[in-house]
Predicted 3D model of an 89-nucleotide RNA (c-di-GMP-I riboswitch aptamer) from Tepidiphilus sp. J10. Of the family's consensus pairs, 95% are formed in the model. Its mean pLDDT, the model's own confidence on a scale to 100, is 85. NCBI's taxonomy places the organism under Bacteria, Pseudomonadota, Hydrogenophilia, Hydrogenophilaceae, Tepidiphilus.

RNA sequence: UGUUCGAAAAGGCAAACCUGCCGAAAGGCAGGGACGCAAAGUCACCGUCUAAGGGCAGCAAUAUCGCCUAUGACAGAGGGAUUGCCGAA
Numbered sequence: 001u002g003u004u005c006g007a008a009a010a011g012g013c014a015a016a017c018c019u020g021c022c023g024a025a026a027g028g029c030a031g032g033g034a035c036g037c038a039a040a041g042u043c044a045c046c047g048u049c050u051a052a053g054g055g056c057a058g059c060a061a062u063a064u065c066g067c068c069u070a071u072g073a074c075a076g077a078g079g080g081a082u083u084g085c086c087g088a089a
């Protein structure tokens, strides 16, 4: 330096849930809290969620409802890319 692995230690992250706030929603932020995590670091390429706005459909017309749409999200569903701590072989 590369590959594979995770028994221990140090350090790290923080699910559900609760409170407050932001958002149309999906979801996010802060505090509390730990189910778990060796990339639960980073990146929306695949994928997934949402549909305010817009479009279509419909209607005499408007609204509701329906369908499509990301410019909104998710990296702790999964795949992919990329960087990396400790220890062992």
Base pairs, nucleotide, nucleotide: 003089004088005087006086012037013036017032018031019030020029021028022027035076041082042081043080045079046078047074048073049072053069054068055067056066